[in-house]
Context: one part of a larger RNA
RNA sequence: AGCUAACGGUGGAUCCCUUGGCACACAGAGGCGAAGAAGGACGUAGCGACCGACGAAACGCUCCGGGGAGCUGGAAGCAAGCAUUGAUCCGGAGGUGUCCGAAUGGGGCAACCCUGCAUACUGCCCGCUGAAUAUAUAGGCGGGAAAGAGCGAACGCAGCGAACUGAAACAUCUUAGUAGCUGUAGGAAGAGAAAGCAAAAGCGAUUCCCUAAGUAGCGGCGAGCGAAAUGGGAACAGCCUAAACCUAUCUCUAAGGAGAUAGGGGUCGUGGGACAGUCACCAGAGACUAGAAAGGUUAAACGAAAUAGUUGAAAGCUAUACCAGAGAAGGUAAAAGUCCUGUAGUUGAAAACUAGACUAGCUCGACUGAAUCCCGAGUAGCACGGAGCACGUGAAAUUCCGUGUGAAUCAGCGAGGACCACCUCGUAAGGCUAAAUACUCCUGUGUGACCGAUAGCGAACCAGUACCGCGAGGGAAAAGUGAAAAGAACCCCAGUGAGGGGAGUGAAAUAGAACGUGAAACCGUUAGCUU
Repeated sequence: AGCUAACGGUGGAUCCCUUGGCACACAGAGGCGAAGAAGGACGUAGCGACCGACGAAACGCUCCGGGGAGCUGGAAGCAAGCAUUGAUCCGGAGGUGUCCGAAUGGGGCAACCCUGCAUACUGCCCGCUGAAUAUAUAGGCGGGAAAGAGCGAACGCAGCGAACUGAAACAUCUUAGUAGCUGUAGGAAGAGAAAGCAAAAGCGAUUCCCUAAGUAGCGGCGAGCGAAAUGGGAACAGCCUAAACCUAUCUCUAAGGAGAUAGGGGUCGUGGGACAGUCACCAGAGACUAGAAAGGUUAAACGAAAUAGUUGAAAGCUAUACCAGAGAAGGUAAAAGUCCUGUAGUUGAAAACUAGACUAGCUCGACUGAAUCCCGAGUAGCACGGAGCACGUGAAAUUCCGUGUGAAUCAGCGAGGACCACCUCGUAAGGCUAAAUACUCCUGUGUGACCGAUAGCGAACCAGUACCGCGAGGGAAAAGUGAAAAGAACCCCAGUGAGGGGAGUGAAAUAGAACGUGAAACCGUUAGCUU
């Protein structure tokens, strides 16, 4: 030095464990904010640095409910107190709520400074004033009311809008109207009551799912892109205006009328309405307004039934019982239906929120006739240039935008994929509309052939921390004594060390805080063998 064995050290794998995560289901909520948010700074306790809680009324104040013996947070200890005259605690409603922050009296290097009391600014209403410029308007001044502003995970709609990539290169094309940026809204949004689809039969707003279908098509006919109708389901809901005409008020007037405002009227495609006439004014419906019952949510209460032996400890085992509308689960010194918290079941709210049965109000009618009138204009259409439609300009309809041009009013107009005819379907150029659909920052309950500390969120632990970076930004490691601290009094070595040896606790201390188990690498001690 090597090998073997035993015993140690080091190390922290493995096993066990779970406070934390992940995914989903159902229900709720889907917003907060000038009544000052989100997020912070600084403070507040007898002794507090940190976390949490709270705000100069500061570990808390008031009221109303619950609850019933302990309490003064995590968090021990000392001190001092509170509480059956009901504390701590739980729920509801209030009060207080420094400073910064949209931050809003002015300023500013956020949490500060200054004036000394101001809703800063914008929008809205009223009044006064008032240019070029006569009436006016812009502008200015004052007053009033109190709408906006900022934050927020995804989902929505809209505006702008890539590239890598694929095409085995690359340019049309694709990636993709994606990512990203911006605006803006709601609990959903958007769409929506046919100028629709269809095809000789018919349907009857929209949305979503299945199908049709990888079909019809589009496409350097390459790569690729890719419908719709129909059929089956989910959910269902329809309405209001403009105009013609009538009335009132005001203004102008050539005195015929015209215009403005308000009210009535009216809303359709077997065309409708005005207009003229006739009949009803009940019933029913409603998404509108006001009130409002049951129910629900936010604390809770009651709630069955087992003992002994064994053991350090029983819930395991042995023995003999019991409950069950409760044998879900968690805890208790090992594995508990009957020990505890609970569970099934039953009951419960002063207050707040929700809900909206019901009540009241309000709104909503039909038929006949045919002369006249009305039926959404710089619109539809067309030309050119673009975009979007599955559709790349194509024979390219339909839809939208820009420039130019520019109709008709029911004997009208549009569509049915160039265009024309016939036929059929519809009625543009105003508006509103629940549900079925999308999503989950958040709350509650529950589930898992999800993870179990190199896993699972980056984060089970005081983590978006320590640390890195000027900054934008990047971003860790790190759980486990024991049933209970019973956390080792006292003695010895020693630097008033570190550490250790006794003693003691404990079932166990090779469970001693560098603490469950304690693998391997690696380092030793002892013994044997080999060289």